[in-house]
Molecule: c-di-AMP riboswitch aptamer (ydaO/yuaA leader)
Organism: soil metagenome
Parts: sequence; structure tokens; C1' cells
RNA sequence: UGCCUAAUCGUCGAUCGACCGCGAUCGGCGAGCGGGGGAACCGACGGGGCCACGGCCCCAGGGGCGAAUCGAGCGAGCACGUUCGUAGCGCGUUCUCUUUCAGCGCGAGCCCGUCAGCUAACCCCGUAGGCCCGAGAAAGAGGA
Repeated sequence: UGCCUAAUCGUCGAUCGACCGCGAUCGGCGAGCGGGGGAACCGACGGGGCCACGGCCCCAGGGGCGAAUCGAGCGAGCACGUUCGUAGCGCGUUCUCUUUCAGCGCGAGCCCGUCAGCUAACCCCGUAGGCCCGAGAAAGAGGA
């Protein structure tokens, strides 16, 4: 200078460093962005047993963020590890956006805790972290 991502901006206070009003950290508030819960209508209605028909017990679960799912082989008794693929995702080389081809990379991790379909009003939560020095081709739109 740029990239992934919702993860940016403003303002107030404290501390520290500067020294003429700037920077960093922490905390609060607001805006923007992102996510979850939550009616009607619509959709859906796990298995077994008991029942005084109010409900109870046992088994099995179920759900969310994210691109990050699924398959095959191998090592293994599951878990797990590893290889090759794959749904899907990112980069495209410096004004921005979209598309095609070649090329490169990712295809993780975490959370809720027996509970949540959709969902107006309404309620709640997040705003972190991690990277690059790399310079292929073509088309369209806009801006300057």
C1' cells in the first nucleotide's frame, strides 16, 4: 500500500507516553455492520412403558456461529490420525464493481445443554483475531 472477516466510525472518562493536542490501552454510550431468540398463517409431530388422562419414567437426542460439507482408501477395536477427492469459499495486483479463462490457496475451529421450524411487535448478543511484498489474459459498467 493492500488482504480474510460482521469486526468499522464517532464521542465521553481513566491511565500511560508525548507536548499544543496527537497516539496507545482499558471502560461507558451512540451510529453502522453482523448474529440469535420470539406470534398469527403455514409447516412439522422420534420409539417404548405406565397413567388417577393432569402427566410420569426409560431410550435416542436436538440446535447455533462459520465457506469449512460429504465420499473413498490406508493405519486402527470406537474416538482419532493420514492420503486423495468434493459441496462450498477466498485472491485476481493498486479508483470501484461484475463476469470469463489460466494459476494459487482454504475446505478449520468453537458454542448451547434435552431446548429453540418460519415469525410482525418486542428482547438479547458480537464488533475480535490473523496475514502479504506477491505484479497472468480478456470483456462490461461507473467514477475521477